[in-house]
RNA sequence: GCGAGCUGCGCGGCCGCGGCGCGUGAAAACGCGAUGAGGAAAGUCCGGGCAUCACAGGGCAGGACGCCUGAUAACGUCAGGUGAAGGCGACUUCAAGGAAAGUGCAACAGAAAUAGACCGCCGCUUUUGCGGUAAGGAUGGAAAGGCGAGGUAAGAGCUCACCGACGGGACGGUAACGCCCCGUGCCAUGUAAACCCCGUCCGAUGCAAGUUUGGGCUCUGUUCAUAUGGGCUGCCCGUCCGAGCAGAGCCGUGAAUAACGCUUGAGCCCGCCGGUGACGGCGGGCGUAGAUAAAUGACCGCGCUCGACAGAACCCGGCUUACAGGCCCGU
RNA sequence: GGGACAUAGCUCAGCUGGGAGAGCGCUGCGUUCGCAACGCAGAGGUCGCGGGUUCGAAUCCCGUUGUCUCC
Numbered sequence: 001g002c003g004a005g006c007u008g009c010g011c012g013g014c015c016g017c018g019g020c021g022c023g024u025g026a027a028a029a030c031g032c033g034a035u036g037a038g039g040a041a042a043g044u045c046c047g048g049g050c051a052u053c054a055c056a057g058g059g060c061a062g063g064a065c066g067c068c069u070g071a072u073a074a075c076g077u078c079a080g081g082u083g084a085a086g087g088c089g090a091c092u093u094c095a096a097g098g099a100a101a102g103u104g105c106a107a108c109a110g111a112a113a114u115a116g117a118c119c120g121c122c123g124c125u126u127u128u129g130c131g132g133u134a135a136g137g138a139u140g141g142a143a144a145g146g147c148g149a150g151g152u153a154a155g156a157g158c159u160c161a162c163c164g165a166c167g168g169g170a171c172g173g174u175a176a177c178g179c180c181c182c183g184u185g186c187c188a189u190g191u192a193a194a195c196c197c198c199g200u201c202c203g204a205u206g207c208a209a210g211u212u213u214g215g216g217c218u219c220u221g222u223u224c225a226u227a228u229g230g231g232c233u234g235c236c237c238g239u240c241c242g243a244g245c246a247g248a249g250c251c252g253u254g255a256a257u258a259a260c261g262c263u264u265g266a267g268c269c270c271g272c273c274g275g276u277g278a279c280g281g282c283g284g285g286c287g288u289a290g291a292u293a294a295a296u297g298a299c300c301g302c303g304c305u306c307g308a309c310a311g312a313a314c315c316c317g318g319c320u321u322a323c324a325g326g327c328c329c330g331u
Numbered sequence: 332g333g334g335a336c337a338u339a340g341c342u343c344a345g346c347u348g349g350g351a352g353a354g355c356g357c358u359g360c361g362u363u364c365g366c367a368a369c370g371c372a373g374a375g376g377u378c379g380c381g382g383g384u385u386c387g388a389a390u391c392c393c394g395u396u397g398u399c400u401c402c
Base pairs, nucleotide, nucleotide: 001331002330003329005327006326007325009303010302011301012300013299015297017036018035020033021032022031023030024029038309042320043319045318046317047316048315049314050206051205052204053203057237058236059235060234062202063201064200065199066198067081068080069079070078071077082096083094084093085092086091097197098196102195103194104191105190106189118137119136120133121132122131123130124129145163146162148160149159150158164186165184166183167182168181169180171178172177210260211259212258213255215251216250217249218248219247220246221245222244223243229241230240231239232238267286268285269284270283271282272281273280274279304307332401333400334399335398336397337396340355341354342353343352349386357373358372359371360370361369379395380394381393382392383391
């Protein structure tokens, strides 16, 4: 220098707060005990669980992704490879399908931008001009495969060797691809993070999802009668529904101030086995926030290297972003 | 749980990729006895920030910061 990982003030005292357990108490409450934020809890950028609509159906529109093989509940994530690019190197990076399916765009400069004669060179010609020529000059990000030799009036894949391109075949590899041989003088720029084409995938709504209880009687109004209604998706098809909604009075404690969802989950740690690895299997152990105006704070003492970014709100797997300092390992 | 915006001092346009612009404001000159108005000339920009695609980015893509707004 490069790569990978861990940690992220410590100890003690005292007061207080959230939910839990036990005890006292009719209740309110009080006492005791253990426990109480993160590696990103963040951004909400992807994926999934869960829940309701129909255990989510067909088509259109729309969106995302794009080398290969594997891992996974799934992914745009991860692992191992291939190719390309960068570095002396350890190593790092890559939105990496298709430009002979079609369309669009390429300003300015330049003679010409997908198409060629401005200068130059060569031949003819009195000047003028006509013809040949893409080797050289000049413009540009990009100028008709590159370079060398032969050839020619001068030139040119016109011919040849090498490299590149395209087509075919053999071998290795699961594959991407690699390597070798043969053939074709060479169908011809870039852009698809422009439209588009090809392939794969995606139903919608998000815990304010939703579930349970919300009683009984009477009266009134309104929508609807088999579709000109309502729900399921932005639209169409298709499918489901027979009752629904609102108000008033009496008895009754009757609610976004009830309970559940709510934290045991693709969980964490250790060991063994399989695999290069992501990961998987088996065995053992652990119990680790759950609020609803929302808790994790304040003070004191001691120590040091003087302490960064930052605070859960249904849960999980990733990505991205922020981060003072310290420690370890490999190369 | 979604959407939009950020461009000169202020308010905004440009965002089917090639010149960075308009109005008001500012500065100088003219006009006037002087001022305003008017006329002429001019200055003033990291296009919020960082990276990528492309020959070329205010414009396309990704990340990020801030502001506004809806359910």